The RNA shown here (small-subunit ribosomal RNA) has 1425 nucleotides and comes from an uncultured bacterium. Rfam family: Bacterial small subunit ribosomal RNA. The RNAcentral record of the sequence draws on Greengenes.

RNA sequence: CGAUUAGAGUUUGAUCAUGGCUCAGGAUGAACGCUAGCGGCAGGCCUAAUACAUGCAAGUCGAGGGGCAGCGGGAGUAGCAAUACUUGCCGGCGACCGGCGCACGGGUGCGUAACACGUAUACAAUCUGCCCAUAUCAGGGGGAUAGCCCGGAGAAAUCCGGAUUAAUACCCCAUAAUAUUUCGAGAGGCAUCUCUUGAAUUUGAAAGCUACGGCGGAUAUGGAUGAGUAUGCGGCUGAUUAGUUUGUUGGUGAGGUAACGGCUCACCAAGGCUACGAUCAGUAGGGGAUCUGAGAGGAUUAACCCCCACACGGAUACUGAGACACGGAUCCGACUCCUACGGGAGGCAGCAGUAAGGAAUAUUGGACAAUGCCCGCAAGGGUGAUCCAGCAUGCCGCGUGCAGGAAGAAGGCCCUAUGGGUCGUAAACUGCUUUUACACCGGAGAAAACCCCCGCUCGUGAGCGGGGCUGAUAGUAUGGUGAGAAUAAGCAUCGGCUAACUUCGUGCCAGCAGCCGCGGUAAGACGAAGGAUGCAAGCGUUAUCCGGAUUUAUUGGGUUUAAAGGGAGCGUAGGCGGUCUAAUAAGUCAGUGGUGAAAUCCUGAUGCUUAACAUCAGAAUUGCCAUUGAUACUGUUGGACUUGAGUACAAAUGAUGUGGGCGGAAUAUGACAUGUAGUGGUGAAAUACUUAGAGAUGUCAUAGAACACCGAUUGCGAAGGCAGCUCACAAAACUGUAACUGACGCUGAGGCUCGAAAGUGUGGGGAUCAAACAGGAUUAGAUACCCUGGUAGUCCACACUGUAAACGAUGAUUACUCGCUGUUGGGGAGCAAUUCCCAGUGGCCAAGCGAAAGCGAUAAGUAAUCCACCUGGGGAGUACGCCGGCACGGUGAAACUCAAAGGAAUUGACGGGGGCCCGCACAAGCGGAGGAGCAUGUGGUUUAAUUCGAUGAUACGCGAGGAACCUUACCAGGGCUUGAAAGUUAGUGACCGACUCUGAAAGGAGUCUUUCAGCAAUGACACGAAACUAGGUGCUGCAUGGCUGUCGUCAGCUCGUGCCGUGAGGUGUUGGGUUAAGUCCCGCAACGAGCGCAACCCCUACCAUUAGUUGCCAGCGAGUUAUGUCGGGGACUCUAGUGGAACUGCCCGCGCAAGCGGUGAGGAAGGUGGGGAUGACGUCAAGUCAUCACGGCCCUUACGUCCUGGGCUACACACGUGCUACAAUGGCUAUUACAGAGGGCCGCUACAUAGUAAUAUGAUGCAAAUCUUCAAAAAUAGUCUCAGUUCGGAUUGAGGUCUGCAACUCGACCUCAUGAAGCUGGAUUCGCUAGUAAUCGCGCAUCAGCAAUGGCGCGGUGAAUACGUUCCCGGGCCUUGUACACACCGCCCGUCAAACAAUGGAAGUUGGGGGUAUCUAAAGUCGGU
Repeated sequence: CGAUUAGAGUUUGAUCAUGGCUCAGGAUGAACGCUAGCGGCAGGCCUAAUACAUGCAAGUCGAGGGGCAGCGGGAGUAGCAAUACUUGCCGGCGACCGGCGCACGGGUGCGUAACACGUAUACAAUCUGCCCAUAUCAGGGGGAUAGCCCGGAGAAAUCCGGAUUAAUACCCCAUAAUAUUUCGAGAGGCAUCUCUUGAAUUUGAAAGCUACGGCGGAUAUGGAUGAGUAUGCGGCUGAUUAGUUUGUUGGUGAGGUAACGGCUCACCAAGGCUACGAUCAGUAGGGGAUCUGAGAGGAUUAACCCCCACACGGAUACUGAGACACGGAUCCGACUCCUACGGGAGGCAGCAGUAAGGAAUAUUGGACAAUGCCCGCAAGGGUGAUCCAGCAUGCCGCGUGCAGGAAGAAGGCCCUAUGGGUCGUAAACUGCUUUUACACCGGAGAAAACCCCCGCUCGUGAGCGGGGCUGAUAGUAUGGUGAGAAUAAGCAUCGGCUAACUUCGUGCCAGCAGCCGCGGUAAGACGAAGGAUGCAAGCGUUAUCCGGAUUUAUUGGGUUUAAAGGGAGCGUAGGCGGUCUAAUAAGUCAGUGGUGAAAUCCUGAUGCUUAACAUCAGAAUUGCCAUUGAUACUGUUGGACUUGAGUACAAAUGAUGUGGGCGGAAUAUGACAUGUAGUGGUGAAAUACUUAGAGAUGUCAUAGAACACCGAUUGCGAAGGCAGCUCACAAAACUGUAACUGACGCUGAGGCUCGAAAGUGUGGGGAUCAAACAGGAUUAGAUACCCUGGUAGUCCACACUGUAAACGAUGAUUACUCGCUGUUGGGGAGCAAUUCCCAGUGGCCAAGCGAAAGCGAUAAGUAAUCCACCUGGGGAGUACGCCGGCACGGUGAAACUCAAAGGAAUUGACGGGGGCCCGCACAAGCGGAGGAGCAUGUGGUUUAAUUCGAUGAUACGCGAGGAACCUUACCAGGGCUUGAAAGUUAGUGACCGACUCUGAAAGGAGUCUUUCAGCAAUGACACGAAACUAGGUGCUGCAUGGCUGUCGUCAGCUCGUGCCGUGAGGUGUUGGGUUAAGUCCCGCAACGAGCGCAACCCCUACCAUUAGUUGCCAGCGAGUUAUGUCGGGGACUCUAGUGGAACUGCCCGCGCAAGCGGUGAGGAAGGUGGGGAUGACGUCAAGUCAUCACGGCCCUUACGUCCUGGGCUACACACGUGCUACAAUGGCUAUUACAGAGGGCCGCUACAUAGUAAUAUGAUGCAAAUCUUCAAAAAUAGUCUCAGUUCGGAUUGAGGUCUGCAACUCGACCUCAUGAAGCUGGAUUCGCUAGUAAUCGCGCAUCAGCAAUGGCGCGGUGAAUACGUUCCCGGGCCUUGUACACACCGCCCGUCAAACAAUGGAAGUUGGGGGUAUCUAAAGUCGGU
């Protein structure tokens, strides 16, 4: 300089922050599921270092030797031949002696926490076969032993004896020094020492073979290679492992080794290691590297390379240059095998392979052609090292075609379905290509050496050139030709995270799921299909690692309340440390040198058609060592300083501590006195005390404990804590002076000390209070709260305990950083008011910080140092272990389980929280319900059916404004099936009407009669096969529309912009007043607006005006027994249009205003005049699929439809709503008055007549301000006289009337008779504030009639009471708490049944493993004999 860092889901109604869990990425020696065309490269028992059948994996040399078993050749003998025999003669060569190799290569990771490994050094403390260099030498002699031969033992393995024999086997002598030991001189170094040189001494050498070229042998020195040893530094976990060690640490001497060394031994000393973690325990081969990561890191140790360790378990040595030896030996042990039972054999963690284990890992393949290694002079031999081949385990590459082609085919799937969309240019079809596969033909390179031949340089040996010989893989790579789209696509996913959507099936089932979570009848989440998305010869799942996770934070976190500051102080180790100066150069920085193996990674090239892969070059390897330099900072050493710290002196402060003395009030007890019936206690009581004299009052005495007032956001102390007065002793901060020391400081793991209350021990003391305990209450219970008592204790001394919400939930120290205002101690200035400085202690705030609440010079701000602590919730501060204690304590896990737990703040809701306010909410009143009878609805029960719905308020005289049939949806029975109704159509010509039979009816069978319009086509009407349509009061009101109830006619609910807050959100809408009201006024970071309130609308109350018919009639006229009856009239009433009128407008008082008050005026009406309509945002998954509409599902000779009969009217019972009563404010009889609003032709009916009456008959008016229907209570008079009555009318009997096809189930009404319960209603509960309640009648809808006492309206008569807001209920606003948000009908804690799968215990029973102690003790090595 450049490059490099991604997040998401999930706690909540919502928010911010904390915090965990989960996901997206990459990787793998993988495994499993589905699938599979080819090639290249790489990889392949991670588990049982478990056991192994079989074959192979280390031999070679005849140019060391004796020899000749087998093979080939030659020769000879016998024989016609075949053949047999002889012969080491030749090629060669089994076994044997000898040499070299077998210590390499190959395998595995048991052990090992160690100088094992890595890195850097050292060896003046070492060895090294083969190889290289240099120098020298090789003389003489000897005895054996394998083999062979003979004999013997044994099943075998093997062994024994005898005779004979060779060597490069073995032994002896000679010669030799740079070897050994000792001494001298010189030089050097690194402490012991080393080197050179001289002298003396001691000991030890050798081997031959030959093709005559050569190959070997011995000694010494050096090199190279390999090995050994030592040291610094580095890298696991646990302190619930804190002490460990006796050859241990060191010394002297000796032994031993290639070599140093307690390596071993004798003696001497008592050391060594350890908090910078010894020892112990657990786990583990180490590194280069690999994976991941932005990096720092984290994880890993397969493949390849280096080192180590091991070779059935253990031990031991031998041989050798090298081993304590994978395919050697000995012994012990286990296991397997052979056996004649006497005895023997074996070791795949070499390559294949087998068994077992396991989720899981390959062929008993080919070749020594290449590369290496061993032997050999060589030829050559050997080599499961190696090179090749076989099996998606991975990485990389290629292919499964390309272009055109719309009738957008068929088919599948979806939909709003005569049609459209999609699969989809996809297919078919046309043209093209031929990688790959197939067939045929050709066919490399890996091969060059050794060796042989020739030649050259040359000369006895080496180098070079040419030619020749050699391929497992493999007829492989590759090239050419041929035909033909021909031979080749799957897997997972599709709710969010996360790319990709619909239908059907299923119905909290079956199932899915990484997290959140889906599934309970409309599932994009389950299963299938169609479609889509992703990757692709693979795709998914599982497992594991890193990442995301700044979630262990060095980079890069925190600790007031989320997890987290130790209860406090002193202080050890450690860490950190003021100003100036000099030296040094340990840290630090820079240069240089060495090393950091190769491979890997990176960069650039190159080679395989490309890539993976491979090769080359560079860079890198951040490290270690050495050396040279720099000196700012840190360190070290020396010198100096005063500001940190301390000392001195002076003044002064305080509930600071310890010990003594003293005091008064109160309490209790005792004594005496006065005095009499209660006291005490509580919400109310009781236990308790008291006539044996309490309580109360007074006097005196005694005891113990605590110190009113002062007293306070006061003061002191490190914290805990400290309060009457006084004395003594002790300590401390502060202020002032600036005299002294001169960094002496800060923090502080362990450690030590202090440490409230309760508690413990010993001994005192004991007034009060008071755990435990007793009694009385309360209560469902009350082992509590309340009351009466009461023991430990509370107090003192000494000793222990060591914990608290030990809190400022805030560690200590130092420095810095706006202001305002109190207060304590001290000091300064000033005449004074006042003000300044230092140290403390409070309140409010700026900046800043913080998730916010908040903190804010007494920081939670800005920085520095040190200590302590935290890492999701639960399990758990539990278990075990250890330490301390008399007991309480400290330290302190895991399994398992959840997806949260927790913090701050927000909006609601809630509170037996608070404040303010309202409502027939209470209170004050009036009248009811609850008791009776009846009516009606509901529940329940019953039934063939008693159809369905409505169910706290907000269902229950509700849907229903009217169930005998119908209605009707229910039940029984009888029928119909394109259907009971509607539409279209072929066809027929009738239909209608009348009648007969049958049937319960529906229906069935039949007879008679019979068309119309038009010229015609045809149409009308009726029937009608067949078809398309139907039909369903069947389900889901939790799929819906619409409509409705309720909170509630409560005053609320929101928005725009602005402002505040990280945000949810707030503000506005809160506050002060006022109102019926978020009504209005004032104030205000708000300013405005909308839906609600109010008003606008209707009725009613007054007036004016207009208009007068069917209404009205004052005046005029006519007429009647009488009546607006008539002519007329518009005055009045009335009718119905239009206007007016009321606004706190006026006056007085109060108030800033809004407004409030007034026995005010005026007015018909006065403060929204009265009433109605009108119902904000929303709540209750409120109600209704049975008014209607509608999605989905279901039925289709029935869940549709027609008919008859029945049921909805049942009846031990329970409830709601009503009516009538219980009577004298009344009943009955008689007489006399006064409404409003409605209705009326299938109707209302005057009037007349009949009937006791319901009603009937006749008759008139009216489609209506014309006719008709219409009051009752009241009033007047009489009677009844308190009784189950002249009250009350149920029930029942009889007789009638009316409606209607039809009054039996099951109508209403009338008359006569009958005359039940009931004498004012328990707990409780409902309505109503004025023309209201109460009371009286009238009308209407539905309707043939009516179960109407219901509903909706209308008028008549016409009250009482409200002090007031404590309480009950509901509501509104503000505020507060909250662990609630399904919102208190919330949330939430503990116990419990059965069982015994898991965990634990258990009388016992059974099988393994280990430790310690002791005894016995193999092979072997060393020593002795």